The prediction has a mean pLDDT of 82. Predicted 3D model of a 144-nucleotide RNA (M-box riboswitch aptamer (ykoK leader)) from Candidatus Pullichristensenella stercorigallinarum. Rfam family: M-box riboswitch aptamer (ykoK leader). Rfam's curators write: M-box riboswitch, also know as ykoK leader is described as a metaloregulatory RNA that sense divalent metals and function as a genetic control element of genes related to divalent metal transport in bacteria. It was first reported upstream of the B.subtilis ykoK gene and genes with related functions in other bacteria.

């Protein structure tokens, strides 16, 4: 000197609150439960990836969460940037751009043209951060 424990933060993002302008509905919506099915989950193991810090990725407690009005925290694929990285350079992390999907199931209850429900604008709050800065232990490369 490194620096992805840990703190702050650029930048992203909206389950919830409130609020502007729209907008759908009656064999409909919308609200609760049921099964399916998908996603997230602690601490332990076991792999795979790094020099290392450490990441990931299988299982996976669950009084969670979604489920064609398509995944806040948290699904997948693909290309770009940038971090990761002091020459190149992994597993990934982040942004923007495209696009795929988890019964359109069952049942019940509604004073349902709305105080619910969906788009958007903002606002509070929360969340996600391996831009950046700050920095602990330990352990560590081509190297200066």
């Nucleotide at each position: 000197c490194g620096g992805u424990a840990g703190g702050u933060a650029a930048g992203g993002c909206u389950c919830c609150u409130g609020u502007u302008g729209g907008g759908a509905u009656a064999u409909g919506g919308g609200c609760u439960g049921u099964u399916g099915c998908c996603g997230c989950a602690a601490a332990a193991u076991g792999g795979u990836g790094g020099a290392g810090a450490c990441a990931c990725c299988a299982u996976g407690c669950g009084c969670c969460g979604g489920u064609u009005u398509g995944a806040a925290c948290a699904a997948g694929a693909c290309g770009c940037a940038u971090c990761g990285a002091a020459c190149c350079c992994a597993a990934g992390g982040u942004g923007c751009g495209u696009u795929u999907u988890a019964a359109c199931a069952c049942a019940g209850c509604u004073u349902c043209a709305c105080c619910g429900c969906c788009c958007u604008g903002c606002a509070a709050a929360g969340c996600u951060a391996a831009a950046g800065c700050u920095c602990a232990a330990a352990c560590g490369a081509a190297u200066g």